Molecule: c-di-AMP riboswitch aptamer (ydaO/yuaA leader)
Organism: Nakamurella lactea DSM 19367
């Protein structure tokens, strides 16, 4: 002297996921857990009217929350159907992977340039177009320590 992890405080960041009060438990006091109220924010279902609406074959339910769609492609002696009996051919879908995209985030806010990364997961259970009134739920989780930079114009704060 450097690096790496752990708690606490504080400042942030993706997101609705924040703020107050009661109650209980403990000999008493904080503290800490738990349970309940309520404000603020999210999202769901719910009418007139508005939008869906037709024939035929095949295959395949349908929705929601959220940026997270959609499109090519490699593998698997994978499953499903169809043709075809020439052993292959096309769809359709499950796993694992590449490359791109709708569209998304990065310390006031917009907008230009320009750089980085994300492009998931999970519900409902056959059923839901919008939707006033009614009505139901949710307020979690994961990160980061000078934070991408630049210009323009706003705002706020402090002097």
């Nucleotide at each position: 002297g450097g690096g790496a992890g752990g708690u606490c405080a504080c400042c942030g960041c993706c997101g609705a996921a924040u703020c107050g009060g009661c109650c209980c438990g403990u000999c008493g006091g904080g503290g800490u857990g738990g349970g309940c109220c309520g404000a603020g924010c999210c999202g769901g279902g719910g009418a007139c009217c508005c939008a869906c609406a037709g024939u035929u074959a095949c295959c395949u339910g349908g929705g929601g929350u959220g940026a997270a769609u959609c499109c090519c492609u490699g593998c698997g002696c994978g499953c499903g159907a169809g043709c075809a009996u020439g052993c292959g051919c096309u769809c359709g879908u499950c796993g694992c992977g590449g490359g791109g995209u709708a569209g998304g985030g990065c310390a006031c806010u917009u907008c230009c340039u320009u750089g980085c990364c994300c492009g998931a997961a999970c519900c409902c259970g056959u059923c839901a177009g919008c939707u006033a009134a009614c009505u139901c739920g949710g307020u979690a989780g994961g990160c980061g320590g000078c934070a991408g930079a630049g210009g323009a114009a706003g705002a706020a704060a402090g002097g």